[in-house]
This is a predicted structure of a 127-nucleotide RNA (c-di-GMP-I riboswitch aptamer) from a Chromatiales bacterium. Its Rfam family is "c-di-GMP-I riboswitch aptamer". Rfam describes the family as follows. GEMM was predicted in a large-scale screen for bacterial structured RNA regulatory elements. Taxonomically the source falls in Chromatiales (Bacteria, Pseudomonadati, Pseudomonadota, Gammaproteobacteria). Its mean pLDDT, the model's own confidence on a scale to 100, is 82. The sequence was found by an Rfam model in a public genome assembly.
RNA sequence: CCGGUUUUUGGGCAAACCCGUCGAAAGUCGGGGGCGCAAAGCCACCGGUCUAAGGAAUUCCGGGGGCACGGCGGACUGAGGAGCCGCCGCGCCGGGGACUGAGUUCUAGGACAGCGGGGCUGCCAGG
Numbered sequence: 001c002c003g004g005u006u007u008u009u010g011g012g013c014a015a016a017c018c019c020g021u022c023g024a025a026a027g028u029c030g031g032g033g034g035c036g037c038a039a040a041g042c043c044a045c046c047g048g049u050c051u052a053a054g055g056a057a058u059u060c061c062g063g064g065g066g067c068a069c070g071g072c073g074g075a076c077u078g079a080g081g082a083g084c085c086g087c088c089g090c091g092c093c094g095g096g097g098a099c100u101g102a103g104u105u106c107u108a109g110g111a112c113a114g115c116g117g118g119g120c121u122g123c124c125a126g127g
Base pairs, nucleotide, nucleotide: 001127002126012037013036017032018031019030020029022027035114041120042119043118045117046116047115048112049111050110054107055106056105057104058103059102060101065093066092067091069089070088071087072086073085074084
């Protein structure tokens, strides 16, 4: 320097499962474990797969208030901010069912690199 191919040496990684950790979950991380792996090293760019908290649609139960903005007050604090609670004003939604709860479906901005492709890097031996 080549290449990541065959064998070997030094070694390396670690599936399921178990314990702990973080997470709504998928899953991550740490320890044990060892099915396998020559990139089972790294990167979610493309396809795929997984999850669905939040969001959207819809169904059911219950049945009367709910939300946003502005103002004032209260609790909290050493003090203040945010948030919470109460009152007032205004607007919107609401017995043609609001709001809450439960179910179903859809949804990635969440995951998987040990599903495939692609990109980057690369030990020992070898040539």